[in-house]
RNA sequence: GAAGGUGUAGCUCAGUCGGGGAGAGCGCUUGCCUUACACGCAAGAGGUCAUAGGUUCAAACCCUAUCACCUUCA
Numbered sequence: 001g002a003a004g005g006u007g008u009a010g011c012u013c014a015g016u017c018g019g020g021g022a023g024a025g026c027g028c029u030u031g032c033c034u035u036a037c038a039c040g041c042a043a044g045a046g047g048u049c050a051u052a053g054g055u056u057c058a059a060a061c062c063c064u065a066u067c068a069c070c071u072u073c074a
Base pairs, nucleotide, nucleotide: 001073002072003071004070005069006068007067010026011025012024013023019057028044029043030042031041032040050066051065052064053063054062
C1' cells in the first nucleotide's frame, strides 16, 4: 500500500430481507430472607447502537467517508 472482518450497558454478547418501550447473562445498587455473611427472591440504575454525513415517512440495521482493533496478501 491492497483486501476482508469487528465496533450495541462496566464485561461477554444477541438483535443485520428497515417499523414492537433497544435486550440477555454476569457485574452494580436497594429491599426481603439470615444473629451475620453467602445463596436465593423481588425491584432498580446504567446505552449519543465507534464518529460524521446521506437515502427514507421511518435507520443499531441500507449507502459513503473517517477512526480504533484483528486477519490475510504485497